[in-house]
A computed fold for a 530-nucleotide part of an RNA, annotated as small-subunit ribosomal RNA, 5' domain.
RNAcentral holds the full RNA, with entries from ENA and SILVA.
Context: one part of a larger RNA
RNA sequence: GGAUGAACGCUAGCGGCAGGCCUAAUACAUGCAAGUCGGACGGGAUUGGGAUCAAAGCUUGCUUUGGUUCCAUGAGAGUGGCGCACGGGUGCGUAACGCGUGAGCAACCUGCCCAUAUCAGGGGGAUAGCCUCUCGAAAGAGAGAUUAAUACCGCAUAACAUCAUUUAACGGCAUCGUUGAAUGAUCAAAUAUUUAUAGGAUAUGGAUGGGCUCGCGUGACAUUAGCUAGUUGGCGGGGUAACGGCCCACCAAGGCUACGAUGUCUAGGGGCUCUGAGAGGAGAAUCCCCCACACUGGUACUGAGACACGGACCAGACUCCUACGGGAGGCAGCAGUAAGGAAUAUUGGUCAAUGGAGGGAACUCUGAACCAGCCAUGCCGCGUGCAGGAUGACUGCCCUAUGGGUUGUAAACUGCUUUUGUCCAGGAAUAAACACCUCUACGUGUAGGGGCUUGAAUGUACUGGAAGAAUAAGGAUCGGCUAACUCCGUGCCAGCAGCCGCGGUAAUACGGAGGAUCCAAGCGUUAUCC
Numbered sequence: 001g002g003a004u005g006a007a008c009g010c011u012a013g014c015g016g017c018a019g020g021c022c023u024a025a026u027a028c029a030u031g032c033a034a035g036u037c038g039g040a041c042g043g044g045a046u047u048g049g050g051a052u053c054a055a056a057g058c059u060u061g062c063u064u065u066g067g068u069u070c071c072a073u074g075a076g077a078g079u080g081g082c083g084c085a086c087g088g089g090u091g092c093g094u095a096a097c098g099c100g101u102g103a104g105c106a107a108c109c110u111g112c113c114c115a116u117a118u119c120a121g122g123g124g125g126a127u128a129g130c131c132u133c134u135c136g137a138a139a140g141a142g143a144g145a146u147u148a149a150u151a152c153c154g155c156a157u158a159a160c161a162u163c164a165u166u167u168a169a170c171g172g173c174a175u176c177g178u179u180g181a182a183u184g185a186u187c188a189a190a191u192a193u194u195u196a197u198a199g200g201a202u203a204u205g206g207a208u209g210g211g212c213u214c215g216c217g218u219g220a221c222a223u224u225a226g227c228u229a230g231u232u233g234g235c236g237g238g239g240u241a242a243c244g245g246c247c248c249a250c251c252a253a254g255g256c257u258a259c260g261a262u263g264u265c266u267a268g269g270g271g272c273u274c275u276g277a278g279a280g281g282a283g284a285a286u287c288c289c290c291c292a293c294a295c296u297g298g299u300a301c302u303g304a305g306a307c308a309c310g311g312a313c314c315a316g317a318c319u320c321c322u323a324c325g326g327g328a329g330g331c332a333g334c335a336g337u338a339a340g341g342a343a344u345a346u347u348g349g350u351c352a353a354u355g356g357a358g359g360g361a362a363c364u365c366u367g368a369a370c371c372a373g374c375c376a377u378g379c380c381g382c383g384u385g386c387a388g389g390a391u392g393a394c395u396g397c398c399c400u401a402u403g404g405g406u407u408g409u410a411a412a413c414u415g416c417u418u419u420u421g422u423c424c425a426g427g428a429a430u431a432a433a434c435a436c437c438u439c440u441a442c443g444u445g446u447a448g449g450g451g452c453u454u455g456a457a458u459g460u461a462c463u464g465g466a467a468g469a470a471u472a473a474g475g476a477u478c479g480g481c482u483a484a485c486u487c488c489g490u491g492c493c494a495g496c497a498g499c500c501g502c503g504g505u506a507a508u509a510c511g512g513a514g515g516a517u518c519c520a521a522g523c524g525u526u527a528u529c530c
Base pairs, nucleotide, nucleotide: 001530002529003528004527006526007525008524009523010522013382014381015380016379017378018377019375020374021340026338027337028336030335031334032333035082036081037080040079041078047072048071049070050069051068052067053066054065055064056063057062058061089293090292091291098218099217100216101215102214103213104212105211108210109209113206114205115204116203117202118201119200121155123153124152131144132143133142134141135140161186162185163184164183165182166181167180168179169178170177171176191198192197193196219265220264221263226256227255228254231253232252233251234250236248237247238246268290269289270288271287272283273282274281275280295316296315297314298313299312318329319328320327321326346372348371349370350369354368355366356365357364358363385416386415387414388413396407398405399404422466423465424464425463426462430457436451437450438449439448440447441446442445474519475518476517477516478515479500480499481498485514486513487512488511489510495502496501
């Protein structure tokens, strides 16, 4: 000098864009953050209307009440499907194939999506819910009866699938692989409605996403020198989507290490960021990619995918409820609270846009996201007026050699302007679509055109007008480094200080004043990095 997720002191007009618990991965009140589908299913509370029957009232043909039935509406709960493995958070652990980079899988999986081919026949038994009971303070649990499905289970059919056997060709260093043929065995399905749409089954290929392996790179300490028995390898099996001591039985005795094993300490990695002429050094906030974690430890279930933040089970610590028998919970999601700390924000608005889940769609959900609020935390921009005006004004402060000098064109005064602020008025873009209506083309569901609808931010940005210099300057420093000097007070005191050093009676170094210098809505100090 530059930089910062900064803090502190003094000060403070506005706007734009960004950023905002670095500490206790401490504990959490409250609300919200993952649902959706009635075009899979049984069902049907409620409400409205019509018909009919009965009763009551009386205005004797109306009203009210109740029952039955039809139509419409369709809440809550339940079965089922898809989603909940994404999105969002944090950096505890991890010195590791974790990450980065380059390869590989002749050892693998992949829901939704796309393409191609083929199929969708015929049956069965249950179970939630509802109903009737029982136990319990509650959380909840149990029994009986009964019912549906795209829930569940057989049967049929089936190869280009899988497995087994046989065989041919080609390829590979090799375990072997690829392609083709034959025979045998095994495996599937579901319908819905508003009737042309959606969905179902199998196979192959693609796309996307993932799993695994290897080379190289990726901290400190040798005041850590030896470490290792599933350890290293083999054979055989088990397990997995898949290779493998991943696991197991048996056999061999190996394997790593001064090119640093093992141990201890520290740490998420990278793109990037800061600095620097570069080489390098330092950092790992925001944004993006990968990893790990979800009160602590462990375990699996479901599923295409998890060993699963707002799922399950077990153990533990903690908190809460209890009728003492027993139960409930997990903010490192968004806000917010307490605590810790030098220190870090609102218990806000909207799904309008972008994106996600479900749905044929309308739409619903979405603290993702988009916005708003707070904070000079940073960067950038603008303003706090401009021009004239000398007897260099009387005056004031300060200095003085008492002549004057300085503050100082500064002021007064004259003219001008109105950014910003205030008030008044107008007023966006972000919205293009989906759905629906309609037209055209090909063609039998797509493409294109037109119409219609939708704005949280927001009466915001922006524009026009009105009055009026009106609404707006501070901080640090002035001995040298280092730009800027005098007086007074103090008297090695009080104090200053980054270093050198100032202060003991003439202090440009302390305190005050006047003046000056440097930055400026900031200026200084502290901390950290180059």